[in-house]
RNA sequence: GCCGGUGUAGCUCAGCGGUAGAGCACCUGAUUCGUAAUCAGGGGGUCGCCGGUUCAAUCCCCGCCGCCGGCU
Numbered sequence: 001g002c003c004g005g006u007g008u009a010g011c012u013c014a015g016c017g018g019u020a021g022a023g024c025a026c027c028u029g030a031u032u033c034g035u036a037a038u039c040a041g042g043g044g045g046u047c048g049c050c051g052g053u054u055c056a057a058u059c060c061c062c063g064c065c066g067c068c069g070g071c072u
Stems, first nucleotide, its partner, number of pairs: 001071007010024004018055001026042005048064002051061002
C1' cells in the first nucleotide's frame, strides 16, 4: 500500500429498514443476628465520527477514525 472483518449500556454480546434488548455488573427493597446466596423492583446507551439514500437508518451507500486478520 491492497483486501476482508469489526465498532451497540461499566463488561460480554443480540438486534440485518418501522419505539434500542439480554446476561453479568451497579442501586433499592424482601429474606438473614449479619454477610453471601436467593427473590422482587429500578437506573444506565447522541448505536465510533461526518455526509448521502428513504416517509422512516443501529441496519443500506460514500468518506474518515480505532481495533483484529490476511496479502504484497